[in-house]
Context: one part of a larger RNA
Formats: sequence, C1' cells, structure tokens
RNA sequence: GAGUGAACGCUGGCGGCGUGCUUAACACAUGCAAGUCGAACGGGUUUCUGCCAGAGUAUCGGCGGGAACUAGUGGCAAACGGGUGAGUAUCACAUGGGUAAUCUACCUUCGAGUGGGAAAUAACCCCGCGAAAGCGGAGCUAAUGUUCCAUAAGACCAAAAUCUUUCCUAAGAAAGAUACGGGUCAAAGUCCCGCAAGGGACGCUUGAAGAUGAGCCCGUGGCCUAUCAGCUAGUUGGUGAGGUAAUGGCUCACCAAGGCAAAGACGGGUAGCCGGCCUGAGAGGGUGAUCGGCCACACUGGAACUGAGACACGGUCCAGACUCCUACGGGAGGCAGCAGUGGGGAAUUUUGGACAAUGGGGGCAACCCUGAUCCAGCAACGCCGCGUGAAGGAUGAAGGUCUUCGGAUUGUAAACUUCUUUUGUAGGGGACGAAUGGUCCCGUGAAGAACGGGAUAUGACUGUACCCUACGAGUAAGCCACGGCUAACUACGUGCCAGCAGUCGCGGUAAUACGUAGGUGGCGAGCGUUACUC
Repeated sequence: GAGUGAACGCUGGCGGCGUGCUUAACACAUGCAAGUCGAACGGGUUUCUGCCAGAGUAUCGGCGGGAACUAGUGGCAAACGGGUGAGUAUCACAUGGGUAAUCUACCUUCGAGUGGGAAAUAACCCCGCGAAAGCGGAGCUAAUGUUCCAUAAGACCAAAAUCUUUCCUAAGAAAGAUACGGGUCAAAGUCCCGCAAGGGACGCUUGAAGAUGAGCCCGUGGCCUAUCAGCUAGUUGGUGAGGUAAUGGCUCACCAAGGCAAAGACGGGUAGCCGGCCUGAGAGGGUGAUCGGCCACACUGGAACUGAGACACGGUCCAGACUCCUACGGGAGGCAGCAGUGGGGAAUUUUGGACAAUGGGGGCAACCCUGAUCCAGCAACGCCGCGUGAAGGAUGAAGGUCUUCGGAUUGUAAACUUCUUUUGUAGGGGACGAAUGGUCCCGUGAAGAACGGGAUAUGACUGUACCCUACGAGUAAGCCACGGCUAACUACGUGCCAGCAGUCGCGGUAAUACGUAGGUGGCGAGCGUUACUC
C1' cells in the first nucleotide's frame, strides 16, 4: 500500500446492488418448511333432482341420476429441493483414463402384446383392553392392491454347435447369421366421442436402443511432525464357495508366507476438497464466507426394511444421554430447513408477503402443494452513485485567536444580492417484469391431436420505479492528525505530575510531542483504532 462475512469509538442525509452466528455439530417454546391424484377403488357426508308408495302442507321410506367434499385402500413423489462442516489425510477431492466387471424410475425412438380366473384385506359394523399413545378379536366388501393359468420373442436362465466381422500380445470377449428343446411377463384398467359397431386419450406388460443419473477400479497432484522407525494375521497372494447390479479378502474354508517402509510406512496433530478469492511485476504466499461442482453428516451409536434409487434431516427398529406427558402400568420428541428463543460471544437480521415470475412434486386437465424461489423488513457490513447549494459580494464588518499594539489571521468566509431545486414535502399520472393457461372464433391439418393468429383472464413486489406540477436554501458534516518518519503551528494550562507513544522517544517552569483553544493538513457519510493475510 491492498484486502476483510469483521468488531470497537465518535459521527450519520438518500438511492442502487450485494452481504449478514467466523463462537456452542449447545439446548430449543410456537408456527410453517411434502404432498398430490375421486379420470385406480369400495364407502361416507352435504346438496339438487326423476319415478313409486303412503300422506297430502312440509318432513319421512324405496329405486335411480347429478354436483361438491372426503377418513381409508391404491399409485407416484417423499433419495430432489433446503441446511451444516462435526467427522474425514481418505480414490474424499481435482485431473486424466478404464468398466470386455455394472445398474438406471420418470423421459425419447423403434417392435410385439394387453386373453381367462381366484383368494384376501382396510374403510364399515359388533365386542373388548387402555389415562393416553394406541391395540386385540369376530363379520362384510372393492380395485390400476395380491395371486393362478394361457399366449411368447436367442430378452433372461442351464447345456451346447457352425460361420463371418471386430477388439486383444495371448488367454479370451463382443456383435451378426443359421438350426433345436425346457421355464419366466399383462391393469380384460380409467375417461371421452358415438344408438351401436367402433374410434381416441391416459395407462399397463415385454424387448432393443438412446438420454440422464449413479456404482466400482486405476495413473498423477495438493498439510505439519522422526522428540513417531519399524508396521501388518484377513495381514499379502492363490484355489473353491457365498454375497453384490457388479470386480474384489467384500465374507468364509483350505493352502502358501507374504505385503508396506528413509522417495518417510506406522503413529501423533491439524483439516471437508475444488472452481475460485486476497495479495504480488511475476514466481510465490495466504485462504476456501457469499455463487457453482463433489463429498460427508442429520441428538449420540448401531441396524436393516421399502424402493429404480436410502442404509433415508422433517421414515422404521434397538441402545444411550437429555426434555416433556402420565391415572406410575406406560408413552412422546429431535430446527446443522425458514423465522424465532435462551446460552456462548467483540459480533451477525423479521416468529413478514406471495406462488405473479423461474424451477420442482402430483394430476388428462382445471388446479393443489412448495420458508426452493421471487420480494419486502432490519444493519453505513461492503462496493458504487448523488446531495448537504451555485454565481456575485471588501467598509477586508462583528466576534474569536495571536500580537513587537502598528497590525496579522479566520476571510469571499459571513451578512447582503441574483439564481437553481438534485434531495425533501405535497398533489397528479403511471409502467416493464405477462406469457403460458382456460373459454370462444379463424387458419393449416384426415383430425376434436399438434401448430399459428385474434378476443378475454392472471402482479406478492406496488400505486413501486419512472414522468409532470407546486413550495422552498429551506431537511442534511463529521472524524483523525499537525516533533521526525509524514502533509499540517501558535497561545495558554501542567511541571518526570497528569498524561502521550507504531517506532525513535516527549513531560523535572517559556513543551510546535501531555490537556484546551485558535489556525492548518488529510479523508469525507464516513473517519480512526484493533485483529488477521499478502
């Protein structure tokens, strides 16, 4: 000199854009943060309505139809999005490869199919237990829930043949073609149009390929410590088996005795890694907040279930600590999601608005959900921009300070005159972000699909930005320094006292170094100090 997620002191007008628990991965009151689908299913509630019977004013009963809502079964999602950095010196990360050792829901393209049955169970009803959380028994019922059969392709499984091509040092592997036998898959669903036949939409099953995402393996790279020198028995390798989507001591049985290490094994300390960021001419040094990629974690430890995907933040089970409820028998909970509280700390915000946009989940759709997100609020925390007036004005006014008492300085500074109106206050107008989507019409089209055009609807921010008008210099300047380094000096007070200080050093009676005042210098809505980095 530059920089900061800063803090502290004094001061403080506005706007734009960012940023905001670096400490206790400490404990958490309260609300919200993951739902959706009735066009999968049987019920239920409310309401409208048709027919029949009775009554006849309504109500009520039976059989139907429509609409809305929905506890339950079922499907998809909940593995994303959001948070944190505890652990981790590790194939965790970065970079470059391999997978001939693998998986991939939804999505896209191409091919084939969607036939016939069955048994349950929640809801419901009845009974019972319990303070509650909840649970048990008997009975009934549905499905795109579960299950059986048929149909079946070299797709899969077991055995096995020939040919061609490619990869590979080889062993071997992949693809294609030919021919044979065994086993394995369906939701006959829902909705729309139609009198029907039939057609369409969304689905479902199976195969091939793609896309996306993920798993595994390897080369190389990046901390400190030798006052850590030897470490290792599933350890190193082999055979066989199990397990996995898949290779592998991943696990197991047997066999061999290996494997690593001064180019630092093993141990200890510290630490999420990177793109980046800061600094520097660079080399390098430091750092890893915000934003982006990857990893790990979700009260602590362990485990699996479901599923395409988890060993799962707002799922389950077990153990532990803690908190809460209890009828003492037993139960409930997990903010390192968004706000917010206590605590710790030098220190870090609102228990706000909206799904209008972007994105995500569900749904044919309308739509619903979304503390992701978009906005608003608070904080000079940072960067940038603007303002606090402009021009004229010497009798160099008054006052202050200094003085050699002549004057000098503050100083064109003020007053005063003439302007301007950024900002401010008041009034008026008023956006962009909005196009999707729904409905209607038109065109293209075989089409009611899809596409294009028109009309109409939709804004939290927000009556915001911006524009116009009126008023009025009116509302807006401080902080630090002045001995040298280092730009800027005098007076008084004090008298090695009180004090200053980054360093050299000032202060013991004329202190440009302490305190105050005047003046001056620097920066300016900031200025200084402290801490840290280069």
Small-subunit ribosomal RNA, 5' domain from a metagenome, 534 nucleotides, folded computationally. Model confidence (mean pLDDT): 81 of 100. RNAcentral holds the full RNA, with entries from SILVA.